[in-house]
RNA sequence: UCGCGUGCUCUGGGGUCGGUGUAAUUCCGAGCCGGCGGUGACGAGGCGGAGAUCCUUCGCCCCGAAGUCCGCGACCCGCUCACAGCCAGUGAGCGGUUGACCAGGUGGGAAUCCUGGACCGACGGUGAAAGUCCGGAUGGGAAGCGCACGCAG
Numbered sequence: 001u002c003g004c005g006u007g008c009u010c011u012g013g014g015g016u017c018g019g020u021g022u023a024a025u026u027c028c029g030a031g032c033c034g035g036c037g038g039u040g041a042c043g044a045g046g047c048g049g050a051g052a053u054c055c056u057u058c059g060c061c062c063c064g065a066a067g068u069c070c071g072c073g074a075c076c077c078g079c080u081c082a083c084a085g086c087c088a089g090u091g092a093g094c095g096g097u098u099g100a101c102c103a104g105g106u107g108g109g110a111a112u113c114c115u116g117g118a119c120c121g122a123c124g125g126u127g128a129a130a131g132u133c134c135g136g137a138u139g140g141g142a143a144g145c146g147c148a149c150g151c152a153g
Base pairs, nucleotide, nucleotide: 003151004150005149006148007147008146010144016030017029018028019027032131033121034120035072036071037070038069042064043063045061046060047059048058049057050056051055067119068118076096077095078094079093080092081091082090083089101117102116103115104114105113123135124134125133
């Protein structure tokens, strides 16, 4: 330094103004928000080479960079096992489900850059339909960052 394992820690933002109405932060108009990892032609910085003389170009390192690309997920559904005689319930494991992007530009190349326009957002509750309010949840939680320990080369 790389790989594997165990433990611990961390792990989401947003309802503002107006309208209608008996009643809406739920409808309508305008506005508001964008998790984690990967990728990334963009950007900041550092080192080195070349031309050149403060500009250009090339290589390497590092940091940031996608709600709509790839992967992860809580919720929800199913199966198996354990606890209890059964159901309910709780826990563990496995599986399923899991939203949404186009056009133009530049270019060798655009899912990522630039410009413009669009679109999306679990379940239950509610005086009226919720991405934003309230609740399960001071919960659970994968991928992953970090820390500690162990194993192997």
This is a predicted structure of a 153-nucleotide RNA (FMN riboswitch aptamer (RFN element)) from Nocardioides luti.
The RNAcentral record of the sequence draws on Rfam.
The prediction has a mean pLDDT of 76.
The organism belongs to Nocardioides, within Bacteria.
Of the family's consensus pairs, 97% are formed in the model.